A computed fold for a 109-nucleotide RNA from Bacteroidetes bacterium HGW-Bacteroidetes-17, annotated as SAM riboswitch aptamer (S box leader). NCBI's taxonomy places the organism under Bacteria, Pseudomonadati, Bacteroidota. Model confidence (mean pLDDT): 81 of 100.

[in-house]
RNA sequence: UAGUUAUAGAGAAGAGGGGAGAGAUUAGGCUCAACGAACCUCUAGCAACCUUCUAAAUAUUGGAAAGGUGCUAAAACCUAACCUGCAAAUUUGCGGGAAAUGAUAAACA
Numbered sequence: 001u002a003g004u005u006a007u008a009g010a011g012a013a014g015a016g017g018g019g020a021g022a023g024a025u026u027a028g029g030c031u032c033a034a035c036g037a038a039c040c041u042c043u044a045g046c047a048a049c050c051u052u053c054u055a056a057a058u059a060u061u062g063g064a065a066a067g068g069u070g071c072u073a074a075a076a077c078c079u080a081a082c083c084u085g086c087a088a089a090u091u092u093g094c095g096g097g098a099a100a101u102g103a104u105a106a107a108c109a
Base pairs, nucleotide, nucleotide: 001109004106005105006104007103013043014042015041016040017039021032022031023030026080027079028078029077044072045071046070049068050067051065052064053063054062055061056060076101082097083096084095085094086093087092088091
C1' cells in the first nucleotide's frame, strides 16, 4: 500500500510542550479554537478487535484479565448520488433502506 472480513447514535481527560488553524477528502451547513485548538510527550481512563485464562450444551457461546492495537467534543458532527414512506405542494421539511468514501481491528499478500 492493495484486496478480504468485522465494527460504529454507547464509553472514556489532566499536565507539560506547541502556536493557528481544526472537525479525512469536495461543496454547503454547523461546531471547536488566543479563556490556546490541531499536533507531540507523559500520566490517567474507556472499550474489548487480537491475545491469555476459565466454564459449558465445544466449527460455538458465556465469564474474567488487560499483554498487542485502538480510542478519550458533537452519530464517522450533519447533508449530498441511488431506492423509498409521510406532510406540505415542485421543491422543501421529517423519516426509513441500501451503497460509496474514510476510520479502526484481524489475518493475509